RNA sequence: GCGGACGUGGCGGAAUCGGUAGACGCAGCAGACUUAAAAUCUGCCUCUCGCUUAGAGAGUGGGGGUUCAAGUCCCCCCGUCCGCA
Numbered sequence: 001g002c003g004g005a006c007g008u009g010g011c012g013g014a015a016u017c018g019g020u021a022g023a024c025g026c027a028g029c030a031g032a033c034u035u036a037a038a039a040u041c042u043g044c045c046u047c048u049c050g051c052u053u054a055g056a057g058a059g060u061g062g063g064g065g066u067u068c069a070a071g072u073c074c075c076c077c078c079g080u081c082c083g084c085a
Stems, first nucleotide, its partner, number of pairs: 001084007010026003019068001028044005046058004061077005
């Protein structure tokens, strides 16, 4: 240099043919149980703002495009891995 695969909450990892983003698990927080803890069970669990409530906004590596609608399709760039030279 060329080709290919991939990039989603704190972590792993789903999302069918483009139609509610984050299922499920881990970690974390609270409660139950216990003398206490572990284990187990229940609930919560992306981030920011907020009276921490109600609610609002943002968010799939970055930017742009197509579309009523994009994690998904197209283009450019960045990064990781694999192959070829």
Predicted 3D model of an 85-nucleotide RNA (transfer RNA) from Alphaproteobacteria bacterium UBA2562. The coordinates come from a structure-prediction model, not an experiment, and the mean pLDDT is 82. It matches the Rfam family "tRNA". It is annotated as a transfer RNA. NCBI's taxonomy places the organism under Bacteria, Pseudomonadati, Pseudomonadota, Alphaproteobacteria. The sequence was found in a public genome assembly.